[in-house]
């Protein structure tokens, strides 16, 4: 070089236009703006509430050791079992088989002496045994015992299986930013307080209900008449909603270096601050570069096309699942070359 197994990492630059969120503003302008998974919400955390905040049963879950973390069903080492690649050995033309153990993966890992269940097929019997046939032993010749050896089967009295129910050690309180706090419209309610609540007929046993008149008062244009509404009507306070505003961007941060560890990871010590929206911004057009592909080619280069998956919503630590093309690293083989 290739080849196969294993781990990691990045995922397009840059300019001008027009254009949207959010902070700043001297009002022209600046400044800033998604991801490695922001995604599936599937583990666990934080953080808010609820609940005299504990205990027991009940349910969930998790399981070899040991360790890392805030927690974890996540991560790291190691042991063991079974299996897959590569590889070695012995034999050979050669393969297949047979051994071996290195190096890389995958699954699988409490407890069968607490209990109950299950163990297809064959086979007399699959679990408190049981006697098919050969052997021995007694016989009353029907038969009975023994249980040595056969034969079924994965397994024959030895047993397995908890991914069959279970036990044993641990964990688990419920709800989820729509959590939750604060400020606070108008219109209906509640409670006070003040003023008002005309003359009248009709139906009912009353409560009320219907009509006439039209008082207080409201409405019509600022007054006044008139028209019309007509028993309220004015303040006051309180809760709730809609709205707005925290919650919301300094964190289990980030990025270098060094130290400690086989790792996972923790320590120190410097720099950094890096979206905050609310129907819900992060786009669009151009040029000019990278990268792939195919195609011509005078080998300089030219023409075509592609350049994924996706996309924040209170914040983390995971696992899972998509993904054009690139990059890098062990390790083993072969192959060329010095």
């Nucleotide at each position: 070089g290739c080849a196969g197994c294993a781990a990691g990492c990045c995922g397009g630059g840059c300019c001008a236009u027009c254009g949207c969120g959010c902070c700043c503003u001297u009002u022209a302008g600046g400044g800033u703006g998604a991801g490695g998974a922001a995604a599936g919400u599937c583990c666990g955390a934080a953080c808010a509430c609820g609940g005299c905040a504990g205990a027991g049963c009940a349910g969930g879950g998790u399981a070899g050791g040991a360790g890392g973390u805030a927690a974890c069903g996540c991560c790291u080492c190691c042991c063991g079992u079974u299996c897959c690649g590569u590889c070695c050995c012995c034999a050979c033309a050669c393969u297949u088989c047979g051994g071996g153990a290195a190096c890389g993966g995958a699954a699988c890992g409490u407890u069968a002496u607490a209990g109950g269940g299950c163990c297809a097929c064959a086979g007399a019997a699959a679990c408190c045994a049981g006697g098919u046939c050969u052997g021995c032993c007694c016989u009353u010749u029907g038969g009975g015992g023994u249980a040595a050896g056969a034969g079924u089967g994965a397994a024959a009295a030895g047993g397995g299986c908890a991914u069959c129910c279970a036990a044993u050690a641990c964990c688990c309180c419920g709800u989820g930013c729509a959590a939750g706090u604060g400020c606070a419209a108008a219109u209906a309610g509640g409670c006070c307080u003040g003023c008002g609540u005309u003359u009248c007929c009709c139906c009912g046993c009353a409560a009320g209900g219907g009509g006439a008149u039209g008082u207080a008062g409201g409405g019509u244009u600022g007054c006044u008449c008139g028209c019309u509404c007509g028993a309220g009507c004015a303040g006051g306070c309180g809760g709730g909603u809609a709205g707005c505003a925290c919650g919301c961007a300094u964190g289990a941060g980030a990025u270098u270096g060094c130290c400690g560890g086989u790792g996972a990871c923790g320590g120190c010590a410097a720099u950094c601050c890096u979206a905050g929206a609310u129907a819900a911004a992060u786009g669009a057009u151009g040029g000019c570069c990278g990268c792939c592909c195919c195609g011509a080619u005078c080998c300089g280069u030219c023409g075509g096309g592609g350049u994924a998956c996706a996309g924040a919503a209170u914040u983390c630590g995971g696992c899972u699942u998509a993904c054009a093309g690139g990059c890098c690293u062990g390790c083993u083989g072969c192959g060329u070359u010095u």